Description:
Large-subunit ribosomal RNA, domain IV from a Minisyncoccia bacterium, 334 nucleotides, folded computationally. RNAcentral holds the full RNA, with entries from ENA. Lineage of the source: Bacteria > Bacillati > Minisyncoccota > Minisyncoccia.
[in-house]
Context: one part of a larger RNA
């Protein structure tokens, strides 16, 4: 190291019955609860039988009665459920971190919202084009929730989205206009001259400016199974305590139903009840919820689960507490 056995006890071990052991052996007969979506739960649980011979009955299978043998009667081998009670989570079968996580995570059917009228939306591609789909709103794409049952409250102030187009604001171009610069032809005026100024009329400018014009934003509405949010202080009842009630401040509105020391509770081993001789865990209640709460779903729920918590039966070398045996193996010695 791999196996086997053990007095008495039997989980006292330990984070935890981890590991091991035990029972049973999808054969027959009997029997089987709560709960339940009536399918299940269920092989629930639990009990008896199992070989051979004789007799009776029977066509037989077999049943009943009597007897027999062995350590052993599904007589070998292989294969082959431990069970019960009670919570949490997830409905379920499924999927996943190939090589430390299999789960309460993901998915799921169902529910719901948004987009899309077809050369669809959407995705890939520079494009042609392709998928979507040889489909057509009972279809396709996207987001959320996650069977089923009962439900899903208030707030549109902020953010997002949708709608509306009256008003405000608003770009580069572009159109029209004004000024300015450059330049051509230049009347004309001044000057002796050189030259200066210059009407008019053309061309031109990465020049200045006015004006006209969009969506957007502002504005006005809507929208929560959109992102989200869902108060404070003071007083009051003929014991006390508490406050149905009143006052006041603030807010868009102040958390509804349900649940609640919870996979959420800091204080906290909260308090009570149960279970134990003794229980920081557990179950049921209570509710001052530090900091639950309604599709980031709320609360239940039969069935299911190599999930997770608590209790019990059986069983045992897990332990009290060790001991013995078989085989393999390293080192040392011989």
């Nucleotide at each position: 190291g791999u196996c086997c056995c053990c007095a008495a006890g039997g989980a006292a071990c330990u984070c935890g019955g981890c590991a091991a052991a035990a029972a049973a052996g999808c054969a027959g007969c009997c029997g089987u609860a709560a709960c339940u979506u009536c399918g299940g739960a269920a092989u629930a649980a639990g009990g008896c039988u199992u070989c051979c011979c004789c007799g009776a009955c029977g066509u037989a299978a077999g049943u009943c009665g009597g007897g027999g043998c062995g350590c052993a009667g599904c007589g070998a081998a292989a294969g082959u459920a431990u069970c019960u009670c009670u919570g949490g989570c997830a409905a379920c079968u499924g999927u996943u971190u190939a090589c430390c996580a299999a789960a309460a995570a993901c998915a799921c059917a169902g529910c719901u919202c948004c987009c899309u009228g077809c050369g669809a939306a959407c995705u890939c591609g520079c494009a042609a084009g392709a998928g979507g789909a040889u489909g057509u709103a009972u279809a396709g794409g996207g987001g959320g929730u996650g069977a089923c049952a009962c439900c899903u409250g208030a707030c549109c102030a902020a953010u997002g989205c949708c709608a509306u187009a009256a008003g405000g604001u608003u770009a580069a171009a572009c159109g029209c206009g004004a000024g300015g610069g450059g330049u051509g032809u230049a009347a004309g005026u001044c000057g002796u001259a050189a030259g200066a100024c210059a009407a008019a009329u053309g061309c031109u400018c990465a020049u200045u400016u006015g004006u006209g014009u969009a969506a957007g934003c502002c504005c006005u509405g809507g929208u929560g199974a959109a992102u989200g949010u869902c108060g404070g202080c003071c007083g009051u009842a003929a014991c006390u305590a508490u406050a149905a009630c009143g006052g006041u401040c603030c807010u868009a509105a102040g958390g509804u139903a349900g649940c609640g020391a919870a996979a959420u509770u800091c204080c906290u081993u909260g308090u009570c009840u149960g279970g134990u001789a003794a229980g920081u865990u557990c179950a049921g209640a209570c509710g001052c919820g530090c900091a639950c709460g309604a599709a980031u779903g709320g609360u239940g729920u039969a069935a299911u689960g190599a999930c997770u918590g608590g209790a019990g039966a059986a069983c045992u070398g897990u332990c009290u507490c060790g001991g013995g045996g078989a085989c393999c193996u390293g080192c040392u010695c011989g």
Background:
Its mean pLDDT, the model's own confidence on a scale to 100, is 81.